[in-house]
This record gives sequence, structure tokens and C1' cells, in this order.
RNA sequence: GCCGAUAUGGCUCAGUAGGUAGAGCGUCUCACUCGUAAUGAGAAGGUCAGGGGUUCGAAUCCCCUUAUCGGCU
Repeated sequence: GCCGAUAUGGCUCAGUAGGUAGAGCGUCUCACUCGUAAUGAGAAGGUCAGGGGUUCGAAUCCCCUUAUCGGCU
């Protein structure tokens, strides 16, 4: 330099023929307990790496950029 993959709550990951963003773990609150853990119930937390475009509507399609990983020379 070229090619490809990945980037989504604190963490690990789902979600693609475009239609108002989810799970598990963790955190907080409550119940239970003499108390803790466990268990049960509930809540908060992300506009999807950044920018632009297409569209009535984009995590999802197109372009550029950034970061990480892998391959080739």
C1' cells in the first nucleotide's frame, strides 16, 4: 500500500430483504431473612464508532473518516 472482518447500555452479545432499540451479567430500590447470600418483583442506563447522503422513515442502504483484529505484497 491492497483486501476482509469488527465497532450496539458498565461488561459479553443479539437485532440485516429499512418501520418508534433488546437479552444475560452487573448497578439501584423493594420484598423475603435476626443479618448476609441466594431467590422474587420493579427501576435507571445506549438516539447503535464519527461525519455526510438516499428515503416519509436508517443500527440496517451508499460515500468519506477513525479505531481494533486478520490476511496479502

Transfer RNA from Agathobacter sp., 73 nucleotides, folded computationally. NCBI's taxonomy places the organism under Bacteria, Bacillota, Lachnospirales, Lachnospiraceae, Agathobacter. It matches the Rfam family "tRNA". By type it is a transfer RNA. Rfam links the family to the GO term triplet codon-amino acid adaptor activity.